[in-house]
RNA sequence: AGGGUCAUAGCUUAGCUGGGAGAGCGCCUGCCUUACAAGCAGGAGGUCGUCGGUUCAAUCCCGACUGACCCUA
Numbered sequence: 001a002g003g004g005u006c007a008u009a010g011c012u013u014a015g016c017u018g019g020g021a022g023a024g025c026g027c028c029u030g031c032c033u034u035a036c037a038a039g040c041a042g043g044a045g046g047u048c049g050u051c052g053g054u055u056c057a058a059u060c061c062c063g064a065c066u067g068a069c070c071c072u073a
Base pairs, nucleotide, nucleotide: 001072002071003070004069005068006067007066010025011024012023013022019056027043028042029041030040031039049065050064051063052062053061
């Protein structure tokens, strides 16, 4: 310098022939217990990396940028 993959909750991540943003762990509250753990019930927490474009509508499609990893030179 060129190319590829990836970026979603505190962590690990699912979600695509474009339309409801989800799960596990963690956190909080309640029940249970003498108490803790486990268990059960409920809850909070997300500008889906940033900016722009296409579209009635974008996590999803297109472009640029940023960052991580890998390959080639």
Description:
Transfer RNA from Candidatus Sungbacteria bacterium RIFCSPLOWO2_02_FULL_51_17, 73 nucleotides, folded computationally. NCBI's taxonomy places the organism under Bacteria, Bacteria candidate phyla, Candidatus Sungiibacteriota. It was read from a public genome assembly. Rfam family: tRNA. About the family: Transfer RNA (tRNA) molecules are approximately 80 nucleotides in length. The prediction has a mean pLDDT of 82.